RNAcentral holds the full RNA, with entries from SILVA. Large-subunit ribosomal RNA, domain III from an invertebrate metagenome, 395 nucleotides, folded computationally.
Context: one part of a larger RNA
RNA sequence: AAGUAGCAGUAAAUCAAGUGAAAAACUUGAUCGCCGUAAGCCUAAGGUUUCCUGGGGAAGGAUAAUCCGCCCAGGGUUAGUCGGGCCUAAGUCGAGGCCGAAGGGAGUAGACGAUGGACAACUGGUUAAUAUUCCAGUACCAUCUAUGAUGCGUUUGACCUAUGUGGGGACGCAGGAGGAUAGGUUCAGCCGGGCGUUGGUUGUCCCGGUACAAGCCCGCAGGGUAGUGGUUAGGCAAAUCCGGCCACUGUUAGCCCGAAAGGUUACGUGGAUCUCGGGUAAUACCGAGAGAACUGGCUGAUUCCACGCUGCCGAGAAAAACCUCUAUGGAAGUAUCAUGGAUGACCGUACCGCAAACCGACACAGGUAGGUGGGUAGAAGAUACCAAGGCGAAC
Repeated sequence: AAGUAGCAGUAAAUCAAGUGAAAAACUUGAUCGCCGUAAGCCUAAGGUUUCCUGGGGAAGGAUAAUCCGCCCAGGGUUAGUCGGGCCUAAGUCGAGGCCGAAGGGAGUAGACGAUGGACAACUGGUUAAUAUUCCAGUACCAUCUAUGAUGCGUUUGACCUAUGUGGGGACGCAGGAGGAUAGGUUCAGCCGGGCGUUGGUUGUCCCGGUACAAGCCCGCAGGGUAGUGGUUAGGCAAAUCCGGCCACUGUUAGCCCGAAAGGUUACGUGGAUCUCGGGUAAUACCGAGAGAACUGGCUGAUUCCACGCUGCCGAGAAAAACCUCUAUGGAAGUAUCAUGGAUGACCGUACCGCAAACCGACACAGGUAGGUGGGUAGAAGAUACCAAGGCGAAC
């Protein structure tokens, strides 16, 4: 320079009480305002303790601060089922070998690598802070083990064993219809509460609620599809499997897939409200207890049946799991089912997550994958106003 520019979006504050040295900003309450396909909720990446409790008031906070994502101390993340671990894609690495003055390069076998495949748990309660992890109840999966039943078998070999064969997984887009469910409902019924400080309000009145999973049983709408026997130059060996060929039977019967509904789970849980205690200006709030009804109609998905059907051309991953077949090697008991019992290790799990906690030097008007996303009006996820929920931007 200068007590100047500025104090970082126009969503907005006001009052009372409390605490305190001090209150526009902290806490509590009331009123007001803002978002509401979000400025709510869940979660990936990333961050890495920022989470919760008690205390603090130097510095950080664009002002103050009794407050904080700040400082100090203590506490907090509980899993057979969630995610990882199994499998592979692009891609990355890469034994030998190849190439190259050296460093090194490309790359076979192989390994790694999810954003995909496979795979067994749900509801309620609870903490200051975790919960599909703890607790209650009810389940499911794998392995081992015991008993029982049934079948087969001990060289005429039951059964187990694959890095091999075959199947399977296994896939595009568009279109329209159907069956459902989630959700919604200022429709009715049922249950509980209310009766007006101001004209009316016992009424065809007002307010609130009317909920529930996995699992197990049963399974409809709908969709798909032949089966049996013989033979066999193919499937790098073998095969009873797959493929080819032949014969017979057959036309929706059988078989396969398949949401939902129904039953059960549930004499359970939840539940408006009420009672008691604390507390207050108060019916706020906190703790304990009791606990009603818990139905139907209408509407209705972008979700499920399901890329199932029809159509089209641009002709639409891989591998493992799983099933099957033998090969090989074991082999005296073994397979299936039922009922008991045992075991289930390791890593992640707090919190933020359109943001003051991530990427932008900042508590920065920027950027950040996915899911969910109610009501009235509306074609709508536009827009406007609201619910639940969250905020009022640090002069």